[in-house]
A computed fold for a 91-nucleotide RNA from an Acidimicrobiia bacterium, annotated as SAM riboswitch aptamer (S box leader).
RNA sequence: CGCUCAUCCAGAGCGGGUGAGGGAUCAGGCCCCGCGACCCCGCGGCAACCGGUCGGAAACGGCACGGUGCCAAUGCCUGACACGAUGAGAU
Repeated sequence: CGCUCAUCCAGAGCGGGUGAGGGAUCAGGCCCCGCGACCCCGCGGCAACCGGUCGGAAACGGCACGGUGCCAAUGCCUGACACGAUGAGAU
């Protein structure tokens, strides 16, 4: 990078750095942003996909120790045989 399966209307801040764009792509909207967005770092948090652990015959439920992930708006809305993101697995 490609493949398979599952999920994507819930939830989650405060500092420091940087300095102009950002909301995946394209189009049409709409929104965020020098009262500092996006992005990076620190601490914190949310959540429960996988491992763990506890209860249970099991289904399933609890915990949140570990591995991710995530912390504006329904993947912001609509359209695009769509596409994208996250997790797990096999190869």
It was read from a public genome assembly, where an Rfam model found it. NCBI's taxonomy places the organism under Bacteria, Bacillati, Actinomycetota, Acidimicrobiia. Model confidence (mean pLDDT): 88 of 100.